Large-subunit ribosomal RNA, domain II from a Candidatus Lloydbacteria bacterium, 763 nucleotides, folded computationally. The organism belongs to Candidatus Lloydiibacteriota, within Bacteria. It matches the Rfam family "Bacterial large subunit ribosomal RNA". The full RNA is in RNAcentral, with records from ENA.
Context: one part of a larger RNA
RNA sequence: GCCAACGAGUUUUAGCAUAUAGCUCGCCUAAGUCCUUAUCGGACGGAGGCACAGCGAAAGCGAGUGUGAAUAGCGCGAAUCCGCUUUAUGGCGGAACGGUUGUAUGCUAAAGACCCGAAGCCAGGUGAGCUUGCCAUGGGCAGGGUGAAGUAAUUGGAAACAGUUAUGGAGGCCCGAACCGGUUGAUCGUGUAACGUCAUCGGACGACCUGUGGUAAGGAGUGAAAAGCUAAUCGAACCUGGUAAUAGCUGGUUCUCUCCGAAAUAGCUUUUGGGUUAGCGUCUAUAAAAACGCAUGGGGGUAGAGCACUGGAAGGACUGAAUAGGGAGCAAUCUCGUCAGUCCUAUCAAACUCCGAAUACCAUGCGUUAUAAAUAUAGGCAGUUAGACUGUGGGCGCGAAGGUCCAUUGGUCAAAAGGGAAACAGCCCAGAUCUCUAUCUAAGGUCCCUAAAUCAACACUAAGUGCACUUAAGGAGGUGAAGUUUCUCCGACAAUGAGGAGGUUGGCUUAGAAGCAGCCAUCCUUUAAAGAAAGCGUAACAGCUCACUCAUCAAGAGAUCUUGCGCCGAAGAUAAUCGGGGCUAAGUGUUGUACCGAAGGUGAGGAUUCUAGAAACUGGACACUGGAUACUAGAUACUGGAACGUACGUUCCGGCUUCUAGCUUCUGGUUUCCAGUUUCUAGAGUGGUAGGAGAGUAUUCCUGUCUGCACUGAAGGCAAAGGGGUGACCCAUGCUGGAGCGGCAAGAAGUAAGAAUGUUGGC
Numbered sequence: 001g002c003c004a005a006c007g008a009g010u011u012u013u014a015g016c017a018u019a020u021a022g023c024u025c026g027c028c029u030a031a032g033u034c035c036u037u038a039u040c041g042g043a044c045g046g047a048g049g050c051a052c053a054g055c056g057a058a059a060g061c062g063a064g065u066g067u068g069a070a071u072a073g074c075g076c077g078a079a080u081c082c083g084c085u086u087u088a089u090g091g092c093g094g095a096a097c098g099g100u101u102g103u104a105u106g107c108u109a110a111a112g113a114c115c116c117g118a119a120g121c122c123a124g125g126u127g128a129g130c131u132u133g134c135c136a137u138g139g140g141c142a143g144g145g146u147g148a149a150g151u152a153a154u155u156g157g158a159a160a161c162a163g164u165u166a167u168g169g170a171g172g173c174c175c176g177a178a179c180c181g182g183u184u185g186a187u188c189g190u191g192u193a194a195c196g197u198c199a200u201c202g203g204a205c206g207a208c209c210u211g212u213g214g215u216a217a218g219g220a221g222u223g224a225a226a227a228g229c230u231a232a233u234c235g236a237a238c239c240u241g242g243u244a245a246u247a248g249c250u251g252g253u254u255c256u257c258u259c260c261g262a263a264a265u266a267g268c269u270u271u272u273g274g275g276u277u278a279g280c281g282u283c284u285a286u287a288a289a290a291a292c293g294c295a296u297g298g299g300g301g302u303a304g305a306g307c308a309c310u311g312g313a314a315g316g317a318c319u320g321a322a323u324a325g326g327g328a329g330c331a332a333u334c335u336c337g338u339c340a341g342u343c344c345u346a347u348c349a350a351a352c353u354c355c356g357a358a359u360a361c362c363a364u365g366c367g368u369u370a371u372a373a374a375u376a377u378a379g380g381c382a383g384u385u386a387g388a389c390u391g392u393g394g395g396c397g398c399g400a401a402g403g404u405c406c407a408u409u410g411g412u413c414a415a416a417a418g419g420g421a422a423a424c425a426g427c428c429c430a431g432a433u434c435u436c437u438a439u440c441u442a443a444g445g446u447c448c449c450u451a452a453a454u455c456a457a458c459a460c461u462a463a464g465u466g467c468a469c470u471u472a473a474g475g476a477g478g479u480g481a482a483g484u485u486u487c488u489c490c491g492a493c494a495a496u497g498a499g500g501a502g503g504u505u506g507g508c509u510u511a512g513a514a515g516c517a518g519c520c521a522u523c524c525u526u527u528a529a530a531g532a533a534a535g536c537g538u539a540a541c542a543g544c545u546c547a548c549u550c551a552u553c554a555a556g557a558g559a560u561c562u563u564g565c566g567c568c569g570a571a572g573a574u575a576a577u578c579g580g581g582g583c584u585a586a587g588u589g590u591u592g593u594a595c596c597g598a599a600g601g602u603g604a605g606g607a608u609u610c611u612a613g614a615a616a617c618u619g620g621a622c623a624c625u626g627g628a629u630a631c632u633a634g635a636u637a638c639u640g641g642a643a644c645g646u647a648c649g650u651u652c653c654g655g656c657u658u659c660u661a662g663c664u665u666c667u668g669g670u671u672u673c674c675a676g677u678u679u680c681u682a683g684a685g686u687g688g689u690a691g692g693a694g695a696g697u698a699u700u701c702c703u704g705u706c707u708g709c710a711c712u713g714a715a716g717g718c719a720a721a722g723g724g725g726u727g728a729c730c731c732a733u734g735c736u737g738g739a740g741c742g743g744c745a746a747g748a749a750g751u752a753a754g755a756a757u758g759u760u761g762g763c
Stems, first nucleotide, its partner, number of pairs: 001763006011111014026050003032044004054061002064076004080095006114252002117249001121242006132216009141206001143175003146171001150167007179203003184199004218234001220230003255696006265278005279384002281381007290369009304355001305353002310349003314345008325336004387413004391408006418429003433606004438602003444596003447581003453593001455592006466583002474568002478565004483560005495552005501525003506520003531546001534545003607686015623670006631662005638655008697752001699749003703745004708741002716736004722731003
C1' cells in the first nucleotide's frame, strides 16, 4: 500500500413543540398492596399532579382585582364562532379551538452524552543489579627518568650555619603500557553498535582505578553544580488507580429519492479561529398584503461649481510700520528689501459654501402584475458571524500590490455545471428534471489544426508592425489624410557658369590690427549686384566661402499646424513563441450579407412538485326512508303451580306465542356538505454547499399470519449479459454450497463505511 472484519448522535430522567391514540357532564394515577405466570401480565390504590379564574407583596376580594380618598385614571385580567328562534335580553343545537394521559419524532438540560486524540494534576505503591554520594571489606597500577628532606664524610667558621662529594628515595613530579578517560579528524548514520570503529589524544602513586556487600528516592534523594544522575525514562522516575480527566482545538462520522435553500453582517462578550441576541434559511398555522411604472408633494448639501464666510497660495498697484538688513549720500533723505493691510487679476480646500444636481429615500394618487412572486404575525428546527474577485464612489499606501479598510443590501464565485477568453473559482454569454445522430440563436468566431466566408466594398500599414494584454520621456526629410500661409512663366526652389568692386590698410588701439584680438562709427561712390562684412584662414597681409546680382534651365517650390498607421529608444537565460502551423492578409480601420456556435430557446416523448378544474372510490356528518333487534308497558291465545268457592269459574304467581307503542342498538338506500386517496386535463416550476421539510430502501431480533418455501436442495458464494423500480434496491436463471429460510402486517434496534497518520488479521 491493497483486501477482509470491526469502527462514531446512544440510554435515563425532566421540559417544550408537532403528529397520533384514549377519555373529555375533565384527564392521569405514584409509592404501595393483592392476584397470576416459565417470562409476560391483571386488579386495586385519587395521596398527589395538570386543567377549570384572575388580581394583589399579602391579608384578601373575585369577572374582576391592584393602586388610590375616589364610583377617577392607569396596570394586569375576563370576552370564541356558526345555525335556528326571540321585539330585545335571552334560549336551544352544533362546531372548532381547548384539556389531560400514553406513544412516536425533533430539540433543550443534567449526566462520558457522536467517536478517537493530549501535555498534565492527585493518591497509593515499586525501584540505587544502570547511575550519584557515602560506609564496610578486598584487589590493581610493565618499564624508564628526575633526585626533596634526612644521614655520612669532608672544607670553611669560635659558633650558628654554609659549601662539596657520597648516600638517600620524597612528589595530587616527568615519559610511557595495563587500567581509567573521551581531544581532534575520518568512518558509520535502514550501523557491527538505540552513541560503535579507526587514527590521534588526556591521566596513569593518586581528590587514582576497581570487585563484593550495604545505605540514601520522587517535590524526594544524590550531585567537585551540567537542572547532571536516580534501570535506553528526568525542569520532577516507573506502575496502578481517580479516569471514558479536560480539549472554545485537529481529524473522522456509514443507504436512496423529492421540495425549498442560506451566511461569512450588526450589538454585547478576559471577546476577536469561541459564544449569545438580531439579520438571512426552512416547516406549520393564521392574516391580508406586496412588487413595479407614471404623476404629484417633500427634506437634503454629495458630484459639480464658486470665493460671499473660514483658511491656503501666485502676480501687480497702493497705504501703514521707532521696518532686521544691503546700496548711494556729509546729511536730510533716496532706493532695494522686511512686516501688516486694502484693492485688482488669476486660483485651491474631507473637516470652506453665496450656490447646487442626477440618483437614492419618504408619502399620496392612478395604472399594471394575480395558476405568479413577495409581505406580516405566532410557533418548531437550524446553519452562518475566516469570505473572494470584479464594476463604480472613496480612506490608507507610491492615484504600488492577486495590498488593506468602507460604501454600492450591484454582479459572479462561494453553493453553478455548459459555451467563449489557448490553458484560467470570481471576466463575457448563459442558470443543467430526463431522453433525442431534430432545429434557432447568445458571447465568441468562420486559411489548416478546428464547426463555420481563403465572403463583399473602401482605405491604411511594409514594420512580420500586427494577428491576446501591455511599454515611457525623447528622437527622425518613413508614409497617408485634412488645413493655413509665402514665392512662382514679369521664370520660383535646387543645380551649373560668372561676378561679389572702389574711396580704404575707415578711425582709435597696437610690435602688428589691412572686413574678420578689442573699442568707436558703420558713410559715400561705381553698379545687374556686392556688409566699413555672416564664417574659415594669416604673425600681419594673402587666400577660400557667404549675403547680394546676372546668365543657363523650365513648373512647381518652401514654411507651419492638426491627425492615421508605422521607425528608433527596446538588454537574459529552450530556436521559445501570435495557442501552433503560418499569414502581406489569415494585419489595422469603417461598413454589409451569410454561416458556425451552449446542458440557453424551440420541437417530440417521459418523470416529478405545486396550483386550478373534472371524475371515481373510501370515511365522517346532517336530512329523508326501509329492515332487524334487546328492554319496558299494554293487549292476545295456550299452559304450570297455589288459594278460594258448588267439577266449573274467580283471584294471585310463573312460563311461552303473536301484535301495538316508546326507546336502545345494528344495518341498507338516496341527496347535500366536508376530508382523504387515485386517475385525467391545463398551466407554472424541478443547479445546489451548510441547513430545514417529506417519502422510501436495506440489515438483525420479536409478535401474528401465509395451516408459506426447503435434501426434487435453505442460507451464503460465483456470473458485466434476463426482468421490475427515479433510486436505495428487488425478482428470475445457471453453477457452487449442504440445512435451514422467506412473503405480508405491526413492533424493537449493538441498523448501512472509503476516508479518522483509525483497530485487528491476511498478502